[in-house]
Molecule: transfer RNA
Organism: Minisyncoccota bacterium
RNA sequence: GGUGGGGUGCGAGAGCGGUUGAAUCGGGCAGUUUUGAAAACUGCUGUAUCCGAAAGGGUACCGUGGGUUCGAAUCCCACCCCCACCG
Numbered sequence: 001g002g003u004g005g006g007g008u009g010c011g012a013g014a015g016c017g018g019u020u021g022a023a024u025c026g027g028g029c030a031g032u033u034u035u036g037a038a039a040a041c042u043g044c045u046g047u048a049u050c051c052g053a054a055a056g057g058g059u060a061c062c063g064u065g066g067g068u069u070c071g072a073a074u075c076c077c078a079c080c081c082c083c084a085c086c087g
Stems, first nucleotide, its partner, number of pairs: 001086007010026003018070001027045006046061006063079005
C1' cells in the first nucleotide's frame, strides 16, 4: 500500500430501515434473607441539555463528519481507530 471484518451505555454484546436510547449478561446501587458475610431473589441503574418546587416529562447522542430517505445504529461517501490476510 491492497482486500476483508469490526467500532453500540461502566464492560461484554444483540439489533442490520419504522414503538430500539437501545434486548440480554456482567458490573454498580438499594432492599429481602443471614448472628455477620457469601450465595440466591427483588427493584433501580448511559451521557448532555431544556421545562418543573417536586414527581415527572421533552430533545439530542450508536467512532467522527457529510449524504440518501417521510423515517437511519441499520443504506451510501470520506476520514480516524482496532483485528486478520495479501504484497